SAM riboswitch aptamer (S box leader), 120 nucleotides, folded computationally. Rfam family: SAM riboswitch aptamer (S box leader). Rfam's curators write: The SAM riboswitch is found upstream of a number of genes which code for proteins involved in methionine or cysteine biosynthesis in Gram-positive bacteria. It was read from a public genome assembly, where an Rfam model found it.
RNA sequence: UUGUUAUCAAGAAAGGUGUAGGGAAUAGACCCGUUGAAACCUUAGCAACCCUUUAACUAUAAAGAAGGUGCUACAUUCUACCACUAUUAUGCUUUUUGCGCAAACAGGGCUAGAUAACAC
Numbered sequence: 001u002u003g004u005u006a007u008c009a010a011g012a013a014a015g016g017u018g019u020a021g022g023g024a025a026u027a028g029a030c031c032c033g034u035u036g037a038a039a040c041c042u043u044a045g046c047a048a049c050c051c052u053u054u055a056a057c058u059a060u061a062a063a064g065a066a067g068g069u070g071c072u073a074c075a076u077u078c079u080a081c082c083a084c085u086a087u088u089a090u091g092c093u094u095u096u097u098g099c100g101c102a103a104a105c106a107g108g109g110c111u112a113g114a115u116a117a118c119a120c
Base pairs, nucleotide, nucleotide: 002119003118004117005116006115007114008113013043014042015041016040017039021032022031023030026080027079028078029077044072045071046070049068050067051064052063053062054061055060076112081109082108084107085106087104091099092098
């Protein structure tokens, strides 16, 4: 760097250095920031992917936190792409029924991204 799998509305901050930006990238929106952003360091914490123990011995469940990562504003901050599902103005249909369907809202999906484990 690439691929596969899993997860992504929960949770958890102080100090020092630093000094104007930051919330991944593009656009828009909304926010955070000189009452000190990003980044780095220290300490603390959260979580439980790897891990440890027990039960089962295929799947898995419970407990734990020494170690390897990760994380500690906001849903991955929100939207963008699809038009799949439900509702639906209006239109066609004599009625029932059926057909088509803009926009919006909600749900869903794809892509992208982040993290972990494994493989290369």